[in-house]
Transfer RNA from a Candidatus Micrarchaeaceae archaeon, 75 nucleotides, folded computationally. The RNAcentral record of the sequence draws on ENA. Its Rfam family is "tRNA". Its family is annotated with triplet codon-amino acid adaptor activity in the Gene Ontology. It is annotated as a transfer RNA.

RNA sequence: GGGUCUGUAGCUCAGUUUGGAUAGAGUGGCGCCGUCCUAAGGCGAAGGUCGCGGGUUCAAAUCCCGUCAGACCCG
Numbered sequence: 001g002g003g004u005c006u007g008u009a010g011c012u013c014a015g016u017u018u019g020g021a022u023a024g025a026g027u028g029g030c031g032c033c034g035u036c037c038u039a040a041g042g043c044g045a046a047g048g049u050c051g052c053g054g055g056u057u058c059a060a061a062u063c064c065c066g067u068c069a070g071a072c073c074c075g
Base pairs, nucleotide, nucleotide: 001074002073003072004071005070006069007068010027011026012025013024020058030044031043032042033041051067052066053065054064055063
């Protein structure tokens, strides 16, 4: 230098195939219940520019272009 894959909540990930209506799960943190106290368990709310910029579209996490970071392969 070229190619492939990955990037979504603090952390681990699903969703991308086939664009669709408020963007989800587990876990962690927080509040409450629970208990003599702690824990287990239960309930609740919060937490996101979907790496970044642009484009297409009525509509984009999803399609297209560029770019950044990481892993692997080729030279």
NCBI's taxonomy places the organism under Archaea, Microcaldota, Candidatus Micrarchaeia, Candidatus Micrarchaeales, Candidatus Micrarchaeaceae. Model confidence (mean pLDDT): 81 of 100.